[in-house]
RNA sequence: AGGAGCAUAGUUCAAUGGUAGAAUAACGGUCUCCAAAACCGCUGAUGAGGGUUCAAUUCCUUCUGCUCCUG
Numbered sequence: 001a002g003g004a005g006c007a008u009a010g011u012u013c014a015a016u017g018g019u020a021g022a023a024u025a026a027c028g029g030u031c032u033c034c035a036a037a038a039c040c041g042c043u044g045a046u047g048a049g050g051g052u053u054c055a056a057u058u059c060c061u062u063c064u065g066c067u068c069c070u071g
Stems, first nucleotide, its partner, number of pairs: 001070007010024004018054001027041004047063005
């Protein structure tokens, strides 16, 4: 320099145009002499900008960051 892929909750992952979910973690509660475990409840997220669409995590595009391939 050229090409490809990825970016969603604190973390690990789903969601092929129509209500963004799960596990785990955090917080509260039950239980326990106390704690852990278990059970119940609850909070929290689509990397940034623009476009298409009635409607975008999803399609197009630019940028940012990371990874891989070629030289």
Molecule: transfer RNA
Organism: uncultured Bacilli bacterium